[in-house]
RNA sequence: AAGUGGGCUAGGCCGGGGGGUUCGACGUCCCCUGUAACCCGAAACCGCCGAUAUGCGGGGGCCGAAGCCGAGGGAAGGUUCGCCAAGCAGUGAGUUAAGUUUCACUCAGUUCCGUAGAGUCCCCGUCCCGAUGGGUCAGCGGUAACUGUGUGGCUCCUUGGAGGAGAAGUCAUCAGUAUUUUGUCGGGGGAAACGGCUCAGGCCCGGAAGGGAGCAGGCUUACCUCGAACGCCUGGCGCUUUCGGGGUUGCGGGGAGGAGGUGCUAAGUGAAAAACACUCACUGUAAAGCGAAUCGACCCGAGGCGUGCCCACCU
Numbered sequence: 001a002a003g004u005g006g007g008c009u010a011g012g013c014c015g016g017g018g019g020g021u022u023c024g025a026c027g028u029c030c031c032c033u034g035u036a037a038c039c040c041g042a043a044a045c046c047g048c049c050g051a052u053a054u055g056c057g058g059g060g061g062c063c064g065a066a067g068c069c070g071a072g073g074g075a076a077g078g079u080u081c082g083c084c085a086a087g088c089a090g091u092g093a094g095u096u097a098a099g100u101u102u103c104a105c106u107c108a109g110u111u112c113c114g115u116a117g118a119g120u121c122c123c124c125g126u127c128c129c130g131a132u133g134g135g136u137c138a139g140c141g142g143u144a145a146c147u148g149u150g151u152g153g154c155u156c157c158u159u160g161g162a163g164g165a166g167a168a169g170u171c172a173u174c175a176g177u178a179u180u181u182u183g184u185c186g187g188g189g190g191a192a193a194c195g196g197c198u199c200a201g202g203c204c205c206g207g208a209a210g211g212g213a214g215c216a217g218g219c220u221u222a223c224c225u226c227g228a229a230c231g232c233c234u235g236g237c238g239c240u241u242u243c244g245g246g247g248u249u250g251c252g253g254g255g256a257g258g259a260g261g262u263g264c265u266a267a268g269u270g271a272a273a274a275a276c277a278c279u280c281a282c283u284g285u286a287a288a289g290c291g292a293a294u295c296g297a298c299c300c301g302a303g304g305c306g307u308g309c310c311c312a313c314c315u
Stems, first nucleotide, its partner, number of pairs: 001315001003313006011063004015033005023050002026047002038059004067305003072300003077295007087285009099276001100273007108265003112261002120256007127246005133240002135237005140231002144179001145177004150173006157166003184228006195220004203212003
């Protein structure tokens, strides 16, 4: 000094670009592209910077004197401009020559209906309004009279030793009725004081017989509630009878009458319309494609910079 192996240090790599945003750079957003190849945190009224701008804050891995920079060439992809425009869209004006639409007539073809009866004429129903009777649904409603030694309250008279007995009037209530009324029937509840009847026990009067008041209980009326029937009560109707009036383009039926009716298509003639169409003017507009300019991942790459220190082995 060269080589091989090990250690170390400086250093390198772990992506880059376009668009958008911004006065401008980078990041967070979108897109393109590359590698064997990083992680975490915050960030569009934002984060961090100022042409020395090519992120900020924190952590990690690989390589290691390895490499880094790089004119120029190729090139995915992006951006801008132009062409594409005699197009398309909108607005306005105009035209009826052509086209379009509608109507009438002529002619031709054809569908369907028609002597089991076409066009046409007449009548009726279906529709609307009013009245009327019914039906139906809903709501509402519960008569009056007479009879009775009935019962009770009140007033009053006669009478008995007490309880009581007898009579009259009046009011209420109860029961009944081959009465009356449309005004009845059934189920449930139901009057403690402050309805009625019946009233165990107990209470009161009495010598007794007997009588009286009467709680609980039972029955029942008023009353409450549910339902049915009825109403010479009210109202509504996807219903209906009859009468009167209106309407009738559609649908259905009947009558007269006796041979046509109807739609579609093509052509021609005439007329109308102005949406479409056509003509003109103005305004707006480009995805793709082509061209130009520009940026450019990635690939190639002239050249430039760097290639250091220590140890061992070997020549």
Molecule: Archaeal signal recognition particle RNA
Organism: Archaeoglobus sp. JdFR-22